[in-house]
RNA sequence: GGGGCUGUAGCUCAGUUGGGAGAGCGCCUCGUUCGCAACGAGGAGGUCACCAGUUCGAUUCUGGCCAGCUCCA
Numbered sequence: 001g002g003g004g005c006u007g008u009a010g011c012u013c014a015g016u017u018g019g020g021a022g023a024g025c026g027c028c029u030c031g032u033u034c035g036c037a038a039c040g041a042g043g044a045g046g047u048c049a050c051c052a053g054u055u056c057g058a059u060u061c062u063g064g065c066c067a068g069c070u071c072c073a
Stems, first nucleotide, its partner, number of pairs: 001072007010025004019056001027043005050064004
């Protein structure tokens, strides 16, 4: 330098014939308990890495860019 993959909640990740943003763990509140843990109920938390384009509408399609992993040179 070139190819491929990945980037979504605090963490690990799911999610695409383009239209509802989600799960588990963690966090907060309440209940149960003498208390803790566990369990149950409820809740907060997101510019979908970033910039632009296409579209009525983009996590999803296209281009660029940054970072990580990997292969080739």

Predicted 3D model of a 73-nucleotide RNA (transfer RNA) from an uncultured Erysipelotrichaceae bacterium. It was read from a public genome assembly. Its Rfam family is "tRNA". By type it is a transfer RNA. From the family's description: Transfer RNA (tRNA) molecules are approximately 80 nucleotides in length. Rfam links the family to the GO term triplet codon-amino acid adaptor activity.